[in-house]
RNA sequence: AAUCAAUGAACCAGGCGCCCUCAUAUAUGUCCAAUGAUAUGGAUUGGAUGUCUCUACCGAGUCACCGGAAAUGACUCGACUAUGAAGGCGGACACAUACAUU
Numbered sequence: 001a002a003u004c005a006a007u008g009a010a011c012c013a014g015g016c017g018c019c020c021u022c023a024u025a026u027a028u029g030u031c032c033a034a035u036g037a038u039a040u041g042g043a044u045u046g047g048a049u050g051u052c053u054c055u056a057c058c059g060a061g062u063c064a065c066c067g068g069a070a071a072u073g074a075c076u077c078g079a080c081u082a083u084g085a086a087g088g089c090g091g092a093c094a095c096a097u098a099c100a101u102u
């Protein structure tokens, strides 16, 4: 010095927990059906699709458009969930390591 065993929890790192940031997924999106409203309105359910992916798929607002019919469009702001990474905090455990003693 290495390996093995026992013990320990004061020390270093670290798993764990929490917080925060970033990245990826997904665009809080798209399609269809049924029902519903009508310029003081433009809604509500169900299904499908979308992710090396579980869950979720809504809310608020602005503008346009639709001359009274069945159809909406564009834009802005807001997360949740899954996975990975960096940083911070924490008291315990000695569980996988690491540490100390023998």
Stems, first nucleotide, its partner, number of pairs: 005102004016090004021085005026056001029049007041066002050057001058078007
Purine riboswitch aptamer from Indiicoccus explosivorum, 102 nucleotides, folded computationally. Its mean pLDDT, the model's own confidence on a scale to 100, is 79. Rfam family: Purine riboswitch aptamer. Rfam's curators write: Riboswitches are metabolite binding domains within certain messenger RNAs that serve as precision sensors for their corresponding targets.